[in-house]
RNA sequence: CCCGAUAAAGGCAAACCGUUUGAAAAAACGGGACGCAAAGCCACCGGCCUACGUUUCAGUGUUACUGUAAUAAGGUAGCGGGGUUGCCGGAA
Numbered sequence: 001c002c003c004g005a006u007a008a009a010g011g012c013a014a015a016c017c018g019u020u021u022g023a024a025a026a027a028a029c030g031g032g033a034c035g036c037a038a039a040g041c042c043a044c045c046g047g048c049c050u051a052c053g054u055u056u057c058a059g060u061g062u063u064a065c066u067g068u069a070a071u072a073a074g075g076u077a078g079c080g081g082g083g084u085u086g087c088c089g090g091a092a
Base pairs, nucleotide, nucleotide: 002090003089004088011036012035016031017030018029019028020027021026034078040084041083042082044081045080046079047076048075049074050073053071054070055069057067058066059065060064
């Protein structure tokens, strides 16, 4: 480098629930286990999600409100690729 048992030592923790933060997506902590051999870490590439704000168009009861499409920005590493570090065992 390659491989991952029905082995051993250990690890992480989806949905859901509670509290907090946030406009939201979502996140942190606690409970909880669907799963995971990098489900450790990094938003670099593609995807997906959100859209307080900004812009477009439409409507209305027109200092504005509602809807629409896009977007600054944010999120997701448990969507894929990439980067990086690493436990145990097998094989060589």